[in-house]
RNA sequence: AAAGCAAGAUUUUCUAUCGCCUUACACUUGUUGUACGGAGGAAAGUCCGGGCAUCACAGAGCAACAUACUUCCUAACGGGAAGGGUUUCAUUUAUUGAAAUACAGAAAGUGCCGCAGAGAAUAACUACCUUAAGUUUACUUAGGGAAAAGGUGAAAACGUGAGGUAAGAGCUCACGAGUUGUGUUGGCGACAGUACAAUUGGGUAAACCUUAUGUGAUGAAAAACCAAAUAAACCAGAGCUUGAGAGCUGCUCGCUCGAUUCUGGAGGGUAGGUUGUUGGAGACUGUGAGUAAUUGCAGCCCUAGAUAAAUGAUAGACAUUCCUUAAUUGGAUAAACAGGACCCGGCUUAUAAAUCUUGCUUUUAUU
RNA sequence: GCGGGCAUAACUCAGUUGGUAGAGUGCGAGCUUCCCAAGCUCGAGGUCGCGGGUUCAAGUCCCGUUGCCCGCU
Numbered sequence: 001a002a003a004g005c006a007a008g009a010u011u012u013u014c015u016a017u018c019g020c021c022u023u024a025c026a027c028u029u030g031u032u033g034u035a036c037g038g039a040g041g042a043a044a045g046u047c048c049g050g051g052c053a054u055c056a057c058a059g060a061g062c063a064a065c066a067u068a069c070u071u072c073c074u075a076a077c078g079g080g081a082a083g084g085g086u087u088u089c090a091u092u093u094a095u096u097g098a099a100a101u102a103c104a105g106a107a108a109g110u111g112c113c114g115c116a117g118a119g120a121a122u123a124a125c126u127a128c129c130u131u132a133a134g135u136u137u138a139c140u141u142a143g144g145g146a147a148a149a150g151g152u153g154a155a156a157a158c159g160u161g162a163g164g165u166a167a168g169a170g171c172u173c174a175c176g177a178g179u180u181g182u183g184u185u186g187g188c189g190a191c192a193g194u195a196c197a198a199u200u201g202g203g204u205a206a207a208c209c210u211u212a213u214g215u216g217a218u219g220a221a222a223a224a225c226c227a228a229a230u231a232a233a234c235c236a237g238a239g240c241u242u243g244a245g246a247g248c249u250g251c252u253c254g255c256u257c258g259a260u261u262c263u264g265g266a267g268g269g270u271a272g273g274u275u276g277u278u279g280g281a282g283a284c285u286g287u288g289a290g291u292a293a294u295u296g297c298a299g300c301c302c303u304a305g306a307u308a309a310a311u312g313a314u315a316g317a318c319a320u321u322c323c324u325u326a327a328u329u330g331g332a333u334a335a336a337c338a339g340g341a342c343c344c345g346g347c348u349u350a351u352a353a354a355u356c357u358u359g360c361u362u363u364u365a366u367u
Numbered sequence: 368g369c370g371g372g373c374a375u376a377a378c379u380c381a382g383u384u385g386g387u388a389g390a391g392u393g394c395g396a397g398c399u400u401c402c403c404a405a406g407c408u409c410g411a412g413g414u415c416g417c418g419g420g421u422u423c424a425a426g427u428c429c430c431g432u433u434g435c436c437c438g439c440u
Stems, first nucleotide, its partner, number of pairs: 001363010013317006020038002023035004027030001040337001044348002047346005052219004059253004064215005069083005084103001085101006104210002109208002111204003125150002128145007158176006177200010223275004234265005245257003282301001284299006321332003368439007377392004386423001394410005416432005
């Protein structure tokens, strides 16, 4: 330099005609005309968090659920930024680089650890030492000591060496490794270094559980209003102040309401509209603060609003890519994932072509 | 819009405190019978929807994802 692969970022050109939806205006009041505007980076999954709304969420206890290194950001979060620790990989063995990380507690308790193995947590099968008895000089039986040796397993009771002992053992010592506690140095902190003391206590909490922190419930089918309708009847059961039931909330207590009541059956009526609802933790540009996430200030902009649900089709041009040709010769090609439904901030997943960035591999050339 | 469940052999389903995945029907072979059916014996057949993680070990526990089914006005 070229080619390929992987990851990430950006997120769709223009013109004409016809058609659809909202809004505004006009009148000839219509299946009318004119004008502006008309899907996304994920609108998706609904996995988190918030706004907003309703319910007296008075209160207490239990349960349930969620989270789990530190500091910071944020309206908030289980999200993000910066760091710490751990694990893995690489070679340059270093105060290295890269990647991953659901990362509190197994020294509170309970459970589980198949097969193999003597033994899976109160370790004695073999082999070792020893006491007693028997036979006999090495065995047998009964008891005791001992975790150093064996082979199994994912995992075997700190490692190596020496002393010590009947044989052994952190039993003792030296060096090394880990854990816990206390002090001290650095750091906001997680944590790191260091000194002393004690200690060697297997794994599993994405098993129950414990600790700490947090959570009122329900979601636009929330909710407010207008209009329309009427059977406040019928049948059965319960209850009527010694209380059925209700107060949208897991259970209990408590509190409030409660007779024109509650539950079931059969049946009659209605089933339209407005608001909520799109101008907001808003987008863009510049600049200041901060390592960064993020944020202050100034300027500028208005950018879908449908309701069974509009955003499409056709023709052409340019660009790109592909095929083809002797030839810029001819031809094809705006494509992937996908589509709003109260609104935002994240996460996760899907994603063609082109351009850019990073990393890796291969080839060629030069030093 | 909001919420819940299922996926295991060709088919229908089991699989509980995580430990080598089974049953019935069907399929193949043999026995039995003169032959078939029934019956008896044996056998084959599983990426446990897919991908990742926790663990010594995952059908089972956790996360993501695909498809299907169901409920709420």
Two RNAs folded together computationally: RNase P RNA and transfer RNA, 440 nucleotides in total. Its mean pLDDT, the model's own confidence on a scale to 100, is 76. Rfam match: Bacterial RNase P class A. The family's RNA type in Rfam is ribozyme.